[in-house]
C1' cells in the first nucleotide's frame, strides 16, 4: 500500500409517534344510576407498540493465561476508539430505527 472477512443476540433506557386501550372535546341515543355509538384531538401525563454503531447491562463469539489433557472442559483476564449532515425507507405513524462505524470532517 492492496485484498478478503468480521463487528452478534436478548433485556432496559434516552427518544418516538398515534394502529389499539385510555383521556379530553363535539354530536346523536339513552337517562333514576351505571352508560352506548359516531367523529375529532398526540403542543393528551399515560398503557400496548417502535427504539440506539457512537447509551446501560447480560450472554455469546473472538483473543489470551493456568489447570486438565486430545475434551474445546473448568477457572481467570482482555474485548479499545468513535465528530457526523442533507435526503430517502418501513410499519398506523414517527424517531437516536434502517440506508449508516454511510456522505463528509479530523
Nucleotide at each position: 500500500a492492496g485484498c478478503a472477512g468480521g463487528c452478534g443476540u436478548c433485556g432496559c433506557u434516552a427518544g418516538g409517534g398515534u394502529u389499539c386501550c385510555g383521556g379530553c372535546c363535539g354530536c346523536g341515543c339513552a337517562u333514576g344510576c351505571c352508560g352506548c355509538g359516531c367523529g375529532g384531538u398526540g403542543c393528551c401525563u399515560g398503557g400496548u407498540c417502535c427504539g440506539a454503531g457512537a447509551g446501560c447491562a447480560a450472554c455469546a463469539a473472538c483473543c489470551u493465561g493456568c489447570a486438565c489433557c486430545u475434551a474445546u472442559u473448568g477457572c481467570g483476564g482482555g474485548c479499545a476508539c468513535a465528530c457526523g449532515g442533507c435526503g430517502g425507507g418501513a410499519c398506523a405513524a414517527a424517531a437516536g430505527c434502517c440506508c449508516g462505524g454511510g456522505a463528509g470532517a479530523u